[in-house]
Molecule: transfer RNA
Organism: bacterium
RNA sequence: CGCGGGAUGGAGCAGUUGGCAGCUCGCCAGGCCCAUAACCUGGAGGUCGCGGGUUCGAGUCCCGCUCCCGCAA
Numbered sequence: 001c002g003c004g005g006g007a008u009g010g011a012g013c014a015g016u017u018g019g020c021a022g023c024u025c026g027c028c029a030g031g032c033c034c035a036u037a038a039c040c041u042g043g044a045g046g047u048c049g050c051g052g053g054u055u056c057g058a059g060u061c062c063c064g065c066u067c068c069c070g071c072a073a
Stems, first nucleotide, its partner, number of pairs: 002071006010025004019056001027043005049065005
């Protein structure tokens, strides 16, 4: 070189048939408590690996590339 899978907030992942980018944990603030944990409420944090294309509209479809894992040789 060949084949398959993966890349989405700090971490782990979901996102179905193209139509609001979400869940758990973590973080921050407030509540509760004598206090801490737990619990409750709210919040911040995302160029969806990179670059193009199709489309009114792309995390999702198409093309190229990068990186990671596996299979075969």